A computed fold for a 73-nucleotide RNA from bacterium (Candidatus Gribaldobacteria) CG07_land_8_20_14_0_80_33_18, annotated as transfer RNA. The organism belongs to Candidatus Gribaldobacteria, within Bacteria. Its mean pLDDT, the model's own confidence on a scale to 100, is 80. Rfam family: tRNA. Rfam's curators write: Transfer RNA (tRNA) molecules are approximately 80 nucleotides in length. The RNAcentral record of the sequence draws on ENA.

[in-house]
RNA sequence: GCCGCGAUAGCCAAGGUGGUCACGGCGUUGCUCUGAAAAAGCAAAGAUCCCGGUUCGACUCCGGGUCGCGGCA
Numbered sequence: 001g002c003c004g005c006g007a008u009a010g011c012c013a014a015g016g017u018g019g020u021c022a023c024g025g026c027g028u029u030g031c032u033c034u035g036a037a038a039a040a041g042c043a044a045a046g047a048u049c050c051c052g053g054u055u056c057g058a059c060u061c062c063g064g065g066u067c068g069c070g071g072c073a
Stems, first nucleotide, its partner, number of pairs: 001072007010026003019056001028044005049065005
């Protein structure tokens, strides 16, 4: 340099027919329970790497970029 794959909450991670409220686990916070904790239960907050394009509408499609992993040279 070229090719492929990936980037989604603090961490891990699913998703894709373009349209409903972005699935879930861990963690965090509050409440219940307890003499108090732990465990358990209930609830809440928190996310689509960046820029542009297409579209009535983009996390999703298209182009470019950044970063990571792998391959070739």